This is a predicted structure of a 531-nucleotide part of an RNA (small-subunit ribosomal RNA, 5' domain) from a Methylacidiphilales bacterium. Its mean pLDDT, the model's own confidence on a scale to 100, is 86.

Context: one part of a larger RNA
């Protein structure tokens, strides 16, 4: 000199863009952060309409029960998702990461292609009834549905096998409809969404190897599943991955083994470079989710807001027993020099579910707070000498503050007031129409074309126009040398200063105050750390 996720002191007008728990991976009140599908399924509740029966009434009508349909909603079965997204850096010196290769693998959803989707069965939640329990919850009985579950058939194909051959599937739902069949439901036809088997792709993931990147020899020897083989098991997959047997190997001063420290990288800071230091924010990979262990489900986890066991901690309790996990977003306490709102919205982008409408989304988009950083703007401009007053200095002549002020004439950025007022909107829905499919002018598809209508958290914000008035907006540090900037007073080795050299003991440009000056400026200094 440059830099910072900074802190501290004094000061503080506006805006834009960034950025903000570095310490206790300490403990957490409260709310929210993962749901969705009724076009897979059967029920419960409410409302409405139609219809049938009953009751009251002379009747209009009122009311009640049942059936059907429609809408809304509730829990349950079932499907997909919950393995993404979001957080943190404890552990890890390791194929963890970076880079370049490799072969013995799997891959839901998606894309392309081939083949199929036949015919049956037994249950179970829910609901109802009974029982136990303070609760959390649990038990029994009866009964019911499915795209839930289980056989049978078929096998393009796949797996195993030299072959013969053996084994392995499936599920329906919704829209529309002319002929034909049927008493009707419907069959049947057609379109869409699904389902099953297989091949290929894409994406994602697992595995192996070469090389590279910390300190320590005051760590020199380390190793028995250890190194290799045969066989077996195991995995999606190679392999001592595991096991039985056999052999005695394997690693090491090019640093094994041990100890310490540490997430790695793209990069960031500095530097002319070589290099050195670092790894906040953003992006890729890894690891972790109160601590330790384990598996289940699944295409994928040994799973942050899943399960089981153990432990510590905390909470509820009727003392028998239960419940919990913010290193998600806010927020609280604690420790600390120190780090924000218990905010708005799904309008956009993206994600999950759904045919869709739509629902969910503390991802994300915004706003709020903090001069924490960078950048921009302003705090006025021109004129104005009797060089006013006041302050300071003085050789008492004057000098200085100083064109500075007053005063005159202007301007109107920002802030303030008034009015107007965005972009970010693509899409969705409805209607018409074209093409394709089709028996069809129906339906559906082609995000076709045209028209109508509708969707904005930010926000009455940005921005624009007008108005008023110099009005509302300057401080901090330094002035002995390094180092730009000097005098007076006070103090008297005292009080104090100080980065280094050093100042202060009666004329202190070095302490304290004042005037003046210098440097930066909404900041200026100090401290810490790196080059």
């Nucleotide at each position: 000199g440059a830099a910072c996720g900074a802190a501290c002191g004094c000061u503080g007008g506006c805006g834009g863009c960034g950025u903000g728990g570095a310490u206790a991976a300490g403990a957490c009140a409260u709310g929210c952060a993962a749901g969705u599908c009724g076009a897979a399924c059967g029920g419960g509740a409410u409302u409405a309409a139609a219809u049938g029966g009953g009751u009251a009434g002379c009747a209009a009508u009122a009311u009640u029960c049942g059936u059907u349909u429609a809408a809304u909603u509730c829990a349950g079965u079932g499907g997909c998702g919950a393995a993404c997204g979001g957080g943190u850096g404890c552990g890890u010196a390791a194929c963890a990461c970076g880079u370049g290769g490799g072969a013995a693998u799997c891959u839901u959803c998606c894309c392309g292609g081939a083949a199929g989707u036949g015919g049956g069965g037994a249950a179970u939640a829910g609901c109802u009834c009974g029982c136990c329990g303070a609760a959390a919850g649990g038990c029994g009985a009866a009964u019911u549905a499915a795209u839930a579950c289980c056989g049978c058939a078929u096998a393009u194909g796949a797996u195993c096998g030299c072959g013969a051959g053996a084994u392995c599937a499936a599920a329906g739902c919704g829209g529309g409809g002319g002929a034909c069949c049927g008493c009707a439901a419907g069959g049947c036809c057609u379109c869409g969404c699904g389902c099953u088997u297989c091949c290929g792709g894409a994406u994602g993931a697992g595995c192996c190897c070469g090389c590279g990147g910390c300190c320590u020899a005051u760590c020199a020897g380390c190793u028995a599943g250890u190194u290799g083989g045969c066989g077996a098991g195991g995995u999606a997959a190679a392999a001592g991955c595991u096991c039985a047997c056999c052999a005695a190997g394997g690693c090491g001063a090019u640093g094994a083994c041990g100890g310490g420290u540490a997430g790695c990288u793209g990069g960031u800071c500095u530097g002319a470079g070589a290099g050195g230091a670092c790894g906040a924010c953003c992006a890729g990979c890894c690891a972790c989710a109160c601590u330790g262990g384990g598996a289940c489900u699944g295409a994928g986890a040994c799973a942050c807001g899943g399960c089981c066991c153990a432990g510590a901690c905390a909470c509820c309790u009727a003392c028998g027993g239960g419940u919990g996990g913010c290193a998600g977003c806010a927020g609280u306490c604690g420790a600390g020099a120190a780090u924000c709102u218990u905010u708005c919205a799904c309008a956009a982008u993206g994600g999950g579910g759904g045919c869709a409408a739509c629902c969910c989304u503390g991802a994300u988009g915004g706003a709020g707070c903090g001069a924490c950083g960078c950048c921009g703007c302003g705090u006025g401009g021109a004129g104005g000498a009797u060089g006013a007053a006041g302050g300071g200095a003085u050789u008492c002549g004057u000098c200085u503050u100083g064109u500075a002020a007053a005063c005159u004439c202007c301007u109107g950025u920002c802030a303030c007031c008034a009015c107007a007022g965005a972009a970010c909107a693509a899409g969705g829905u409805c209607u018409g129409u074209g093409u394709g499919u089709u028996a069809a002018c129906a339906g559906c598809a082609c995000u076709g074309c045209a028209g109508a209508u509708u969707u904005g958290a930010u926000g009455g914000u940005a921005u624009g126009u007008g108005g008023a008035g110099a009005g509302g907006a300057a401080g901090g540090g330094a002035c002995g040398g390094c180092u730009a900037a000097c005098u007076c007073u006070g103090u008297g080795c005292c009080a104090g200063c100080a980065g280094c050299c050093g100042c202060g003991g009666u004329a202190a440009u070095a302490c304290a105050g004042a005037g003046g000056u210098c440097c930066c400026a909404a900041g200026c200094g100090u401290u810490g750390u790196u080059c």
The full RNA is in RNAcentral, with records from ENA and SILVA.